[in-house]
RNA sequence: CAGGUUGGCCGGGCGAUUGCGCAAGGGAUUUCCCUUGCGAGGAAAGUCCGCACUCCCCAGGGUAUGGCGCCGGGUAACUCCCGGGGUGGAGCAAUCUACCGGAAGGGCCACAGAGACAUACCGCCCGGGCUGGAGACAGUUCAGGUAAGGGUGAAAAGGUGGUGUAAGAGACCACCGGCGUCCAUAGCAAUAUGGACGGCCAGGCAACCCCCGCCCGGAGCAAAGCCAAGCAGAGGCGAAGGCCGCCACGCGGCCGGGAGGUGACCCGCCUCCCAGGAACGCUGGUUCCAGGAGCCUCGGGUAGGCUGCACGAGGUAUGCGGAGACGCAUGCCCCAGAUAGAUAAUCGCCCAGAUGGGACGAGAGUCCUCUCGGACAGAAUGCGGCUUACAGGCCAACCUGGUAU
RNA sequence: GGCGACGUGGCCAAGAUGGUAAGGCAAGGGUCUGCAAAAUCCUGAUCACGGGUUCGAGUCCCGUCGUCGCCU
Numbered sequence: 001c002a003g004g005u006u007g008g009c010c011g012g013g014c015g016a017u018u019g020c021g022c023a024a025g026g027g028a029u030u031u032c033c034c035u036u037g038c039g040a041g042g043a044a045a046g047u048c049c050g051c052a053c054u055c056c057c058c059a060g061g062g063u064a065u066g067g068c069g070c071c072g073g074g075u076a077a078c079u080c081c082c083g084g085g086g087u088g089g090a091g092c093a094a095u096c097u098a099c100c101g102g103a104a105g106g107g108c109c110a111c112a113g114a115g116a117c118a119u120a121c122c123g124c125c126c127g128g129g130c131u132g133g134a135g136a137c138a139g140u141u142c143a144g145g146u147a148a149g150g151g152u153g154a155a156a157a158g159g160u161g162g163u164g165u166a167a168g169a170g171a172c173c174a175c176c177g178g179c180g181u182c183c184a185u186a187g188c189a190a191u192a193u194g195g196a197c198g199g200c201c202a203g204g205c206a207a208c209c210c211c212c213g214c215c216c217g218g219a220g221c222a223a224a225g226c227c228a229a230g231c232a233g234a235g236g237c238g239a240a241g242g243c244c245g246c247c248a249c250g251c252g253g254c255c256g257g258g259a260g261g262u263g264a265c266c267c268g269c270c271u272c273c274c275a276g277g278a279a280c281g282c283u284g285g286u287u288c289c290a291g292g293a294g295c296c297u298c299g300g301g302u303a304g305g306c307u308g309c310a311c312g313a314g315g316u317a318u319g320c321g322g323a324g325a326c327g328c329a330u331g332c333c334c335c336a337g338a339u340a341g342a343u344a345a346u347c348g349c350c351c352a353g354a355u356g357g358g359a360c361g362a363g364a365g366u367c368c369u370c371u372c373g374g375a376c377a378g379a380a381u382g383c384g385g386c387u388u389a390c391a392g393g394c395c396a397a398c399c400u401g402g403u404a405u
Numbered sequence: 406g407g408c409g410a411c412g413u414g415g416c417c418a419a420g421a422u423g424g425u426a427a428g429g430c431a432a433g434g435g436u437c438u439g440c441a442a443a444a445u446c447c448u449g450a451u452c453a454c455g456g457g458u459u460c461g462a463g464u465c466c467c468g469u470c471g472u473c474g475c476c477u
Base pairs, nucleotide, nucleotide: 001401002400003399004398005397006396007395008394009393010392012350013349014348015347016346017345018344020039021038022037023036024035025034026033027032041376045387046386048385049384050383051382052381053220054219055218056217060267061266062265063264066215067214068213069212070084071083072082073081074080085100086099087098088097089096090095101211102210105209106208107205108204109203121150122149123146124145125144127142128141129140130139131138132137158176159175160174161173162172163171177201178200179198180197181196182195183194184193185192186191224307225306226305227304233298234297235296236295237294241255242254243253244252245251246250256274257273258272259271260270261269262268276289277288278287279286280285314333315332316331317330318329319328320327321326351374353372354371356369357368358367359366360365406476407475408474409473410472411471412470415430416429417428424460432448433447434446435445436444453469454468455467456466457465
């Protein structure tokens, strides 16, 4: 210098004019004017996780559903982040990337193939029968042995060599590969390295069911509270009482029944309700009317304001601790709150960038000029992450190649 | 703003536990006919898109895009 990898940062600047929203102050007094200050983002996005906050009678036990799953740490919390480990893949390298509890049980593994988790199709071998042959032997058939060879497939009983055998085979042996158990060393641990032992070597899928461990109450700021305005109600569901006490004629307690809540279900718990009357009947009750907490369905009204809602797991600078995520201490700063939704528009100069033309130069390139021209995108309760979108630019470290010293 | 469901030829759609995508309407082409209609035969699928798990994905998992619905 060129190419690349990783991490971090910026993402137009300055000035003038006009305009918008909010706050404070002032002037007018009916919503207007003046001054000052502040006024989008790294993703404000997707709403995918985790919280704060608010309400649901604070949520106990069990089951189901859902989520997570190597180890250690960080954090308010997380499926996030940091550091480390293992296996596989990409790259010459720096580095990047995918996955990570368990195969005991159930299930699946299409097609092909004899056989898909256990198998004898071809082949090889022993024995018997039959045929041919003088015989050796050949052909055929039956019963068995064999996983070495062939072929199929994504996947078929570890590989090479030997011993062995009728043929073979971890059946046995040597070496190599894997797995398991034990021990030693290093490490907080995951794990790594080394040694000994065991022929243990019969698959894969758990982003299929399942098993093991851990976590989780639900809804969401249109939560929720207050003020103002306005309106019309209707239908349905809905029980059963008994006993006891007393300051005794209406209250309480216990049992029972009903409605609802605990927004998947059960238990448990909690709240509320079970006033009466008539007929039959004749002290066992039955039927009807009515009452009834609450719940469900349909319908009517409102489309306004305030709070929540901007001092916070806040920002920033320095120092310290830590390998890092991060934490601690001190100082400084106050930093959008709109409600159909303000945060903008125009002009000039500059800074990057693109195209064309001209000049200089051997070339790389440099200079001048004309025109074009600023990426993705836009708060809506707030915060921590993740994911996705993003023209262009800057910084640091590292890798590879070239050149110079 | 918040919460949920869905996406399969031009249209309507089936496809439960992964094994190579039914059916109807429409369109195009052939047969039949003097020409048409009807009838009959045939044709055509990036399963919204991009990754992953698996031997294999419309189906399972993750992300993106689009459409629809509900909530004061």
Two RNAs folded together computationally: RNase P RNA and transfer RNA, 477 nucleotides in total.
The coordinates come from a structure-prediction model, not an experiment, and the mean pLDDT is 78.
Rfam match: Bacterial RNase P class A. About the family: Ribonuclease P (RNase P) is a ubiquitous endoribonuclease, found in archaea, bacteria and eukarya as well as chloroplasts and mitochondria. By type it is a ribozyme.